[in-house]
The prediction has a mean pLDDT of 81.
Predicted 3D model of a 247-nucleotide part of an RNA (large-subunit ribosomal RNA, domain VI) from a marine metagenome.
The RNAcentral record of the full RNA draws on SILVA.
Context: one part of a larger RNA
RNA sequence: UGUCUAAAUGUCUGAAGGGAAGGAUGGCUUAGUACGAGAGGAACGGUCAUUCGGCGCCUCUGGUCUACCAGUUACCUGACAAGGUACGCUGGGCAGCUACGCGCUAGGGGAUAAGUGCUGAAAGCAUCUAAGCACGAAACCCCCCUUGAAAAGAGACAUAGGACUCCCAUAAAAGAUGGGUUUGAUAGGAUAGAAGUGUGAGAACCGAGGCAACGAGGUUUUAAGCUUGCUAUUACUAAUCGUCCGC
Numbered sequence: 001u002g003u004c005u006a007a008a009u010g011u012c013u014g015a016a017g018g019g020a021a022g023g024a025u026g027g028c029u030u031a032g033u034a035c036g037a038g039a040g041g042a043a044c045g046g047u048c049a050u051u052c053g054g055c056g057c058c059u060c061u062g063g064u065c066u067a068c069c070a071g072u073u074a075c076c077u078g079a080c081a082a083g084g085u086a087c088g089c090u091g092g093g094c095a096g097c098u099a100c101g102c103g104c105u106a107g108g109g110g111a112u113a114a115g116u117g118c119u120g121a122a123a124g125c126a127u128c129u130a131a132g133c134a135c136g137a138a139a140c141c142c143c144c145c146u147u148g149a150a151a152a153g154a155g156a157c158a159u160a161g162g163a164c165u166c167c168c169a170u171a172a173a174a175g176a177u178g179g180g181u182u183u184g185a186u187a188g189g190a191u192a193g194a195a196g197u198g199u200g201a202g203a204a205c206c207g208a209g210g211c212a213a214c215g216a217g218g219u220u221u222u223a224a225g226c227u228u229g230c231u232a233u234u235a236c237u238a239a240u241c242g243u244c245c246g247c
Stems, first nucleotide, its partner, number of pairs: 008159005016147004022052008035040001053105005061099004068092005073086005094229001107143004115135004161245004166180004186238003189234005194228004202221005209214001
């Protein structure tokens, strides 16, 4: 864009596709049973696990964490403080992302194959087959997950609104998707918390020594200081004002 010249929005239907979403093994029981002279020795079913694969998740464990905190090296900002550069190195580390972590991964139905049968004639018998009927496999088709009105036989129903601009993220290459737009907690800020790091600066005292100046370091103030992709509260800031399409 098309789908009556029939638009827009929303909810569906489901033609036709995709999936392997499963595969395998062991223990116990069945049972020392069936079977077998004995020696030996099953299975259907039930139950508990393991492993490979698949899907999902981050409570726990582990990893990462160029948000963050601390220690420390070199050079620089005149010194202190505070910083810059080298992910400098080292020790930790929330959210997020992850596996080495966690959860779920049955079975049933239908129609059949080889095969097994029932009834049964042609052919007074027999015969699973000729008419008829019943079973039967990880394969096939469904139940399951998923895409799906461009399915040209181009579907159905409902409704009056929709899009842009703007603030954003559970979304993201661009589009798209989802949320919000003052009748507002959408993002930022502020405050408080939670969490991380590990006790800030300044001051006082102690301090091996030293004539003194000074002095690595330690203690107290100080579970301090700093910090955040998290949580809550709060309209302080920005979502103002507007534009277009449709009926």